Notes:
Predicted 3D model of a 77-nucleotide RNA (transfer RNA) from Zavarzinella formosa DSM 19928.
RNA sequence: GCAUCCAUAGCUCAACUGGAUAGAGCAUCGGUCUACGAAACCGAAGGUUACUGGUUCGACUCCAGUUGGAUGCACCA
Numbered sequence: 001g002c003a004u005c006c007a008u009a010g011c012u013c014a015a016c017u018g019g020a021u022a023g024a025g026c027a028u029c030g031g032u033c034u035a036c037g038a039a040a041c042c043g044a045a046g047g048u049u050a051c052u053g054g055u056u057c058g059a060c061u062c063c064a065g066u067u068g069g070a071u072g073c074a075c076c077a
Base pairs, nucleotide, nucleotide: 001073002072003071004070005069006068007067010026011025012024013023019057028044029043030042031041032040050066051065052064053063054062
């Protein structure tokens, strides 16, 4: 340099053929319980779906570009 794949909550991951308000577990915070804590139970908060633009009535999903990461190939005087 070229190609392929990936990017969604603090972490790990879902989200069907493009369809209405993007969810789960863990973690965090509050509460119940307990002599106290842990565990358990209840609840809450937490999202520019990497970024920009496009297609569409409608985009996490499709297209183009950018950024970052992984892998392979090529080059290496």
It matches the Rfam family "tRNA". Its mean pLDDT, the model's own confidence on a scale to 100, is 81.